[in-house]
RNA sequence: CGCUCAUCCAGAGCGGUCGAGGGACAGGCCCGAUGACGCCGCGGCAACCGACGGAAACGCACGGUGCCAACGCCUGAACGAUGAGAC
Numbered sequence: 001c002g003c004u005c006a007u008c009c010a011g012a013g014c015g016g017u018c019g020a021g022g023g024a025c026a027g028g029c030c031c032g033a034u035g036a037c038g039c040c041g042c043g044g045c046a047a048c049c050g051a052c053g054g055a056a057a058c059g060c061a062c063g064g065u066g067c068c069a070a071c072g073c074c075u076g077a078a079c080g081a082u083g084a085g086a087c
Base pairs, nucleotide, nucleotide: 003085004084005083006082007081008080013042014041015040016039017038021031022030023029025076026075027074028073043068044067045066048064049063050062052059053058072079
């Protein structure tokens, strides 16, 4: 990389840095020099896996991930993302 399964109308931002693009793709519609995107720090949300408690439902938030504009922004597709797993 490809395969399988689950989830994707809930939730959660400040500071620093950079300097022009960004929201996967196409078409829209948005965000962005009042500094977006990215990166770093701190903070937070959630609870997929593990640990722990519990008979279970479930709890917790210690560890591994994930996430913190807009319903996966909308529509489309044999689409994408994240987690867990098998080879």
This is a predicted structure of an 87-nucleotide RNA (SAM riboswitch aptamer (S box leader)) from an Acidimicrobiia bacterium. Its Rfam family is "SAM riboswitch aptamer (S box leader)". Gene Ontology term of the family: regulation of gene expression. The source organism's lineage runs through Bacteria, Bacillati, Actinomycetota and Acidimicrobiia. Its mean pLDDT, the model's own confidence on a scale to 100, is 89.